[in-house]
RNA sequence: GCCUGCGAGGCCCAGCCGGUGUGGGCGGCGAUCUUAUAAGUCGACGGUCGCGGGUUCGAGUCCCGCCGCAGGCA
Numbered sequence: 001g002c003c004u005g006c007g008a009g010g011c012c013c014a015g016c017c018g019g020u021g022u023g024g025g026c027g028g029c030g031a032u033c034u035u036a037u038a039a040g041u042c043g044a045c046g047g048u049c050g051c052g053g054g055u056u057c058g059a060g061u062c063c064c065g066c067c068g069c070a071g072g073c074a
Stems, first nucleotide, its partner, number of pairs: 001073007010026004019057001029043004050066005
């Protein structure tokens, strides 16, 4: 340099053919339970969906460029 794949809360990930308010687990916070801690249960919070642009009535999803990571080729 070329090719392929992947980037989403603090961490790991689902999101199928573009369509509701993006969701699950872990962690953290609050409550409950306990003599107390842990475990359990309940609740709320937390997302510019890597960045910029395009297509569309509508984009996490499609297209283009860039950035980062991984693998392959040279």
Model confidence (mean pLDDT): 80 of 100. A computed fold for a 74-nucleotide RNA from a Candidatus Limnocylindrales bacterium, annotated as transfer RNA. The same sequence occurs in records of 2 taxa. Rfam family: tRNA. Gene Ontology term of the family: triplet codon-amino acid adaptor activity. The organism belongs to Candidatus Limnocylindrales, within Bacteria.